[in-house]
RNA sequence: GGCGAGUGACAGGGGCGCCCGGGUGGCGGGCUGAGACGGACCCUUUGAACCUGAACCGGGUCAUGCCGGCGGAGGGAGUCGCGUGUGACCGGGC
Repeated sequence: GGCGAGUGACAGGGGCGCCCGGGUGGCGGGCUGAGACGGACCCUUUGAACCUGAACCGGGUCAUGCCGGCGGAGGGAGUCGCGUGUGACCGGGC
């Protein structure tokens, strides 16, 4: 100086699909996304991370949870420290 309600540690939870090429090897290219196997990303009850319903419904696409609905429906992984106008946290200078 910024920000205005979070943030840190440890621990835990979770997903990884579709299309094309092709040398048939998660090799290369493309789509969506935070993330499509990174050693990253997201989420942890203040829970829309993710799973189920679901081989669901409507739209769109070369194709796909690609978009919307279903839906605040059911399930879903936590403790502690610091802070919330006495300012945690972030940036800069000495």
Molecule: TPP riboswitch aptamer (THI element)
Organism: Actibacterium ureilyticum